Predicted 3D model of a 150-nucleotide RNA (c-di-AMP riboswitch aptamer (ydaO/yuaA leader)) from a Bacillota bacterium. Model confidence (mean pLDDT): 77 of 100. Taxonomically the source falls in Bacillota (Bacteria, Bacillati). The model forms 96% of the base pairs in the Rfam consensus. Rfam family: c-di-AMP riboswitch aptamer (ydaO/yuaA leader). Rfam describes the family as follows. This family represents a conserved RNA structure found upstream of the ydaO and yuaA genes in Bacillus subtilis and related genes in other bacteria. The sequence was found by an Rfam model in a public genome assembly.

RNA sequence: GAUUUGUAAGCGCUGAAUCCGCAAAACGGAACGGGGGAACCAGACCCUGGGGGUGAAUCCGCCGCCCGCGUCCACCGUGGGGCGGCCGGUAGGGAGUCUUCGACCUCCCGAACCCGACAGCUAACCUCGUAAGCGCACAGUCGAAGAGGC
Numbered sequence: 001g002a003u004u005u006g007u008a009a010g011c012g013c014u015g016a017a018u019c020c021g022c023a024a025a026a027c028g029g030a031a032c033g034g035g036g037g038a039a040c041c042a043g044a045c046c047c048u049g050g051g052g053g054u055g056a057a058u059c060c061g062c063c064g065c066c067c068g069c070g071u072c073c074a075c076c077g078u079g080g081g082g083c084g085g086c087c088g089g090u091a092g093g094g095a096g097u098c099u100u101c102g103a104c105c106u107c108c109c110g111a112a113c114c115c116g117a118c119a120g121c122u123a124a125c126c127u128c129g130u131a132a133g134c135g136c137a138c139a140g141u142c143g144a145a146g147a148g149g150c
Base pairs, nucleotide, nucleotide: 010136011135012134013133014132018030019029020028021027031130032129033128034127035126036125041120050118051115052114053113054112059089060088061087062085063084064083065082066081067080068078069077070076092109093108094107095106096105098146099145100144101143102142103141104140
């Protein structure tokens, strides 16, 4: 000097998941977010492999497997159901470094979990959460309006 890894601080991203009171925790409050819950309105479905919730995370195709049915068995079929894929697409969602809006461009996500036979909306009211994960030496373009700085 270079590279890699880790730690601390700071800055930033997804998300409701932040702040304050106490040294801290417990606990309490503010703020943000979720669920239940009248009238009115809406609502007739068919059976359980139901139904519902948080979330952008739905739906379709292809392939494989399992279950059901046709059928007593195998083969075969099946717009019946389910699971899977370092498969494809998609409703929808995020990022691009002061912020917001608009356009273009680029890169990503398109999961997971919960309730437990049960919930439409819903004033009053009741109740719950405030996690988790990740990035950082340059960090797309244009227009408008701001913030901040000079």